[in-house]
Molecule: transfer RNA
Organism: Candidatus Omnitrophota bacterium
RNA sequence: GGGCGGUUAGCUCAGCCGGUUAGAGCGCGUGGUCGACAUCCACGAGGUCACAGGUUCAAAUCCUGUACCGCCCA
Repeated sequence: GGGCGGUUAGCUCAGCCGGUUAGAGCGCGUGGUCGACAUCCACGAGGUCACAGGUUCAAAUCCUGUACCGCCCA
């Protein structure tokens, strides 16, 4: 230098053939259960969907560029 993949909650990830309000598990907070703790149950907080631009009535999702991470080729 070229090719491919990835970037979504504190962590691990789904959603990526455009369309309901962006989700799960773990973790965290509050309450319940218990004599107490653990377990279990309920509720809740937490997101610039890496960044910028474009297409569209509508973009996490499509297109382009940039950044970072990984793999392969040279």